[in-house]
Context: one part of a larger RNA
RNA sequence: ACCGACGAGUUAUUAUACGUAGCAAGCUUAACCCCGCCGUAACCGCGUCGGGGGAAGGCGUAGCGAAAGCAAGUCUUAAUAGGGCGUUUUUAAGUUGCGUAUAAUAGACCCGAAGCUGAGUGAUCUACCCAUGGCCAGAAAGAAGUCCGCCGAAAGGCGGAUGGAAGUUCGAACCCUUCAGUGUUGAAAAACUGCGGGAUGAGCUGUGGGUCGGAGUGAAAGGCUAAACAAACUCAGAAAUUGCUGGUUCUCCCCGAAAUAACUCUAGGGUUAGCCUUAGGUAAUUGAAUAACGGGGGUAGAGUGCUGAAUGGACUAGGAGCCUUACCAGGCUACCAAACCCAACCAAACUCCGAAUACCGUUAUUUUUAUCCUAGGAGUCAGUCGCUGAGGGAUAAGCUUCAGCGUCAAAAGGGAAACAGCCCAGACUAUCGGUUAAGGUCCCAGAGAACAGGCUAAGUGGUAAAGGAUGUGAAUUCACUUUGACAGCCAGGAUGUUGGCUCAGAGGCAGCCACCAUUUAAAGAGUGCGUAACAGCUCACUGGUCGAGUGAUUUCGCGCCGAAAAUGAUCGGGGCUCAAGCCUGUCACCGAAACCAUAGCUUUAUUUUGUCUUCGGAUAAGAUAAGGGGUAGGGGAGCGUACUGUCCUACAUUGAAGGCGUACCGUAAGGAGCGCUGGAGGAGACAGUAGUGAUAAUGUCGGU
Numbered sequence: 001a002c003c004g005a006c007g008a009g010u011u012a013u014u015a016u017a018c019g020u021a022g023c024a025a026g027c028u029u030a031a032c033c034c035c036g037c038c039g040u041a042a043c044c045g046c047g048u049c050g051g052g053g054g055a056a057g058g059c060g061u062a063g064c065g066a067a068a069g070c071a072a073g074u075c076u077u078a079a080u081a082g083g084g085c086g087u088u089u090u091u092a093a094g095u096u097g098c099g100u101a102u103a104a105u106a107g108a109c110c111c112g113a114a115g116c117u118g119a120g121u122g123a124u125c126u127a128c129c130c131a132u133g134g135c136c137a138g139a140a141a142g143a144a145g146u147c148c149g150c151c152g153a154a155a156g157g158c159g160g161a162u163g164g165a166a167g168u169u170c171g172a173a174c175c176c177u178u179c180a181g182u183g184u185u186g187a188a189a190a191a192c193u194g195c196g197g198g199a200u201g202a203g204c205u206g207u208g209g210g211u212c213g214g215a216g217u218g219a220a221a222g223g224c225u226a227a228a229c230a231a232a233c234u235c236a237g238a239a240a241u242u243g244c245u246g247g248u249u250c251u252c253c254c255c256g257a258a259a260u261a262a263c264u265c266u267a268g269g270g271u272u273a274g275c276c277u278u279a280g281g282u283a284a285u286u287g288a289a290u291a292a293c294g295g296g297g298g299u300a301g302a303g304u305g306c307u308g309a310a311u312g313g314a315c316u317a318g319g320a321g322c323c324u325u326a327c328c329a330g331g332c333u334a335c336c337a338a339a340c341c342c343a344a345c346c347a348a349a350c351u352c353c354g355a356a357u358a359c360c361g362u363u364a365u366u367u368u369u370a371u372c373c374u375a376g377g378a379g380u381c382a383g384u385c386g387c388u389g390a391g392g393g394a395u396a397a398g399c400u401u402c403a404g405c406g407u408c409a410a411a412a413g414g415g416a417a418a419c420a421g422c423c424c425a426g427a428c429u430a431u432c433g434g435u436u437a438a439g440g441u442c443c444c445a446g447a448g449a450a451c452a453g454g455c456u457a458a459g460u461g462g463u464a465a466a467g468g469a470u471g472u473g474a475a476u477u478c479a480c481u482u483u484g485a486c487a488g489c490c491a492g493g494a495u496g497u498u499g500g501c502u503c504a505g506a507g508g509c510a511g512c513c514a515c516c517a518u519u520u521a522a523a524g525a526g527u528g529c530g531u532a533a534c535a536g537c538u539c540a541c542u543g544g545u546c547g548a549g550u551g552a553u554u555u556c557g558c559g560c561c562g563a564a565a566a567u568g569a570u571c572g573g574g575g576c577u578c579a580a581g582c583c584u585g586u587c588a589c590c591g592a593a594a595c596c597a598u599a600g601c602u603u604u605a606u607u608u609u610g611u612c613u614u615c616g617g618a619u620a621a622g623a624u625a626a627g628g629g630g631u632a633g634g635g636g637a638g639c640g641u642a643c644u645g646u647c648c649u650a651c652a653u654u655g656a657a658g659g660c661g662u663a664c665c666g667u668a669a670g671g672a673g674c675g676c677u678g679g680a681g682g683a684g685a686c687a688g689u690a691g692u693g694a695u696a697a698u699g700u701c702g703g704u
Base pairs, nucleotide, nucleotide: 001704002703003702004701005700006699011106012105013104014103015102016101017100018099019098020097021096022095023094026059027058028057032053033052034051035050036049038047039046040045063070064069073085074084075083076082109247110246112244116237117236118235119234120233121232127211128210129209130208131207132206133205134204135203136201138170139169140168145162146161147160148159149158150157151156174198175197176196179194180193181192182191213229215225216224217223250638251637252636253635254634255633260273261272262271263270264269274380275379276377277376278375279374280373281372286370287367288366289365290364291363292362293361294360295359301353302351303350307347308346311343312342313341316337318336319335320333321332322331323330383408385406386405387404388403389402390401391400392399413424414423415422428600429599430598431597433596434595435594439590440589441588442574443573444572448587450586451585452584453583454582455581461576467561468560471558472557473556474555475554477552478551479550480549488545489544490543491542492541494518495517496516499513500512501511524539528537529536601628602627603626604625605624606623607622608621609620610619611618612617639693641690642689643688644687645686646685647684651681658677659676660675661674662673664671665670
């Protein structure tokens, strides 16, 4: 990993609801007793089942009061008054079984903790201790003491011998394990190899013994206490508890959510409400849609009268600076500036104003119970993206928090290359039938290389901004122009004068001031380059040549640049240029599970006929109408398995169950027939009872 078997809402009691059966103002027995059949047993007896007894008790038939108590009334009270709860009506009847659903209490759908408590077992590992033993090659160095000599008055000092101390030194055994490598499903659940530390000591070690679970022991690391210790191990309480994770087994039919509010030691859990479902009831202008009418509002917008913000001007208090002044005063100002006025601008917490929608109501029409009430059962309380209006953020986020709508969630199909949340559209089944939607129609690839008119040259299309540009098309306004424009070419571009000042110099051309006049067709006291300064080149301006348009402004359409990313490129690809691109218009066609057609299944309502009936209804075949996507979840109907009862006692060695195969039947779970195998049991119908259905639980056991 596969295959097989096993594997999870059960049982008891009580309560509530619904269904069903009995009896009914009543219903019902409990313990217990008696009888019968059967089983078991030597006997006594015991047990299942059936029948009979047993009125104790329970619920109901009357309420009110805290109660005594009274009673169709009662309580409150001084009270009758008033009021509360009852009575009345057709008593709107209960009660006892059984079944189903749910709840409570129990292990309560199954598996799963870490832990807690109790009683015991452990110091053959290891920690420390006690008793008694054992072990430490060989070297080095040489403390005290002692002896001798010398010195000294002495204390003592020096020297030479001797001596052999020390948690001394080097280094095997022994003990340890610093570093490195190997090993890492190892040779080994900690080792091996090399290097290393201690090695007469707080040393190492044998044997025997002692101390233990909130306890021991600890040169102290929360270390160690038998490969596991911030509380050992074994058994028991025990199926501890778990708001957490996982798993939870056959089919079909009908409906179908939520991810919100409030509260919560609450936030990934709950309770109630909201939304779903089932049953019963109510039938009223209840609900919903549309239209008209009537309402309140203060949003969008707008406005600036209020509040606040804010720019310029005019006017002008106050201030500041300057001038003047003995003082008082006075004057000036390109400074600051309140109030008032003018112009222009602004506001979620401004409003003299003010929509569209939405909401509420009335009427009409349509729909026809969709509304509402009661009762049983839920699930949901992590939502997601898109569009719109807002807050937070950075007018960031596949961000976050609200509101409205939609999708997904719980929705398949077609389109968007691929793509839960976008666009179209809501799948009962079938059809080698048809029509369309979104989106498309050159090929891949279903359908137009469609038609008409424009634009684009960038492969723009087929990513992006500020900004930039004689790209190009359409339009607008102005100026010049056959009295010859614009561009090019030829020629001129002068004189006073080197204007004045400044300056080393300043001669059109560093800078400052002025910017005149003359000759002219025209020519600046000079447009740019240039020189140290001149010089030189050139422009404005003018003439000639030429011969028809030229220059500028503004707006719109489509393009260009701006444009850099990590494995190989690309619009999905090929490929496309009066397109197969973009804009405008037109007619066709393709295209889905949409719509239509044909046939069939099924649900609900109404209805026709038949059968049965406990007269409530049930059921079969039609007709009409509306339906049949679906997670959590509610409701309904079935299939199959094991055993039991009844019936037929079917069937069965002329071959049961089981197994293998198979083209049959049924909407499905499933069910037959036949053949082979197998070798002795066992199908079907109607009921009943459940250890009743497995692709999943890192499920359990077995096999391969």